[in-house]
RNA sequence: GUCCUUAUAGCUCAAUGGAUAGAGCGCAGCCCUCCGAAGGCUGAAAUUCCAGUUCGAGUCUGGAUGGGGACA
Numbered sequence: 001g002u003c004c005u006u007a008u009a010g011c012u013c014a015a016u017g018g019a020u021a022g023a024g025c026g027c028a029g030c031c032c033u034c035c036g037a038a039g040g041c042u043g044a045a046a047u048u049c050c051a052g053u054u055c056g057a058g059u060c061u062g063g064a065u066g067g068g069g070a071c072a
Base pairs, nucleotide, nucleotide: 001071002070003069004068005067006066007065010025011024012023013022018055027043028042029041030040031039048064049063050062051061052060
């Protein structure tokens, strides 16, 4: 330099083009307890960025950026 692949909560993963973007673990509060653990209830927390297509984009297209890989 060319090409392929990948990017969603703190972490690991879901999500036929149509939802309030969901779950597990973790975190916070409350209940329980003498105190914890376990358990129960509640809550905070995410679509890498810029454009495009579409009535509608996390999903499709182009580009950028980061990660991984192949060739040179």
Transfer RNA from a Parcubacteria group bacterium, 72 nucleotides, folded computationally.
Its Rfam family is "tRNA". The family's RNA type in Rfam is transfer RNA.
The coordinates come from a structure-prediction model, not an experiment, and the mean pLDDT is 81.